A computed fold for a 72-nucleotide RNA from a bacterium, annotated as transfer RNA. Rfam family: tRNA. Rfam's curators write: Transfer RNA (tRNA) molecules are approximately 80 nucleotides in length. Rfam links the family to the GO term triplet codon-amino acid adaptor activity.
RNA sequence: GGUCCCAUCGUCUAACGGUUAGGACGGGUCCCUCUCACGGACCAAAUCGGGGUUCGAUUCCCCGUGGGACUA
Numbered sequence: 001g002g003u004c005c006c007a008u009c010g011u012c013u014a015a016c017g018g019u020u021a022g023g024a025c026g027g028g029u030c031c032c033u034c035u036c037a038c039g040g041a042c043c044a045a046a047u048c049g050g051g052g053u054u055c056g057a058u059u060c061c062c063c064g065u066g067g068g069a070c071u072a
Base pairs, nucleotide, nucleotide: 001071002070003069004068005067006066007065010025011024012023013022018055027043028042029041030040031039048064049063050062051061052060
């Protein structure tokens, strides 16, 4: 250089083109307890950037950025 794959809460991971963007761990508040731990309830937290297609894009297309595999 070429071909291909990946990018979603702090972390890991879901999501037929129409979801309140879900779950686990972690975090916060409350309950429980003499206290802690365990347990329970609730809360906050995310779609890599820019275009395009579409009535509608996390999802499809293009470019870029970052990471990875193979190849020269």